[in-house]
RNA sequence: UCCCGAUAAAGCCAGCCCUGUUGCGAGGCAGGUGCGGAAAGCUGCGGAUCUUCCGUUGAAGAUGGCCGGGUUGCCGAA
Numbered sequence: 001u002c003c004c005g006a007u008a009a010a011g012c013c014a015g016c017c018c019u020g021u022u023g024c025g026a027g028g029c030a031g032g033u034g035c036g037g038a039a040a041g042c043u044g045c046g047g048a049u050c051u052u053c054c055g056u057u058g059a060a061g062a063u064g065g066c067c068g069g070g071u072u073g074c075c076g077a078a
Stems, first nucleotide, its partner, number of pairs: 004076002012037002017032006035065001041071003045068003048063006
């Protein structure tokens, strides 16, 4: 350094739900909460699901806490 992930250490993120706000909507944002997570950091590249328009081919969007890929990072037991 790479692989790997511990009854280690320091930390991190944060579900469902509630409140406010925003969007046609799926959803997003902020505060609370903390189910959980070794990338539950980032990235819509591939799949999957969902929403809107059209109801025909299709088009536009959402989900990174659905999965895979790419990429960056803390620690160092076996």
A computed fold for a 78-nucleotide RNA from Desulfuromonas sp., annotated as c-di-GMP-I riboswitch aptamer. Lineage of the source: Bacteria > Pseudomonadati > Desulfuromonadia > Desulfuromonadaceae > Desulfuromonas. Its mean pLDDT, the model's own confidence on a scale to 100, is 86. It matches the Rfam family "c-di-GMP-I riboswitch aptamer". Gene Ontology term of the family: cyclic-di-GMP binding. Of the family's consensus pairs, 95% are formed in the model.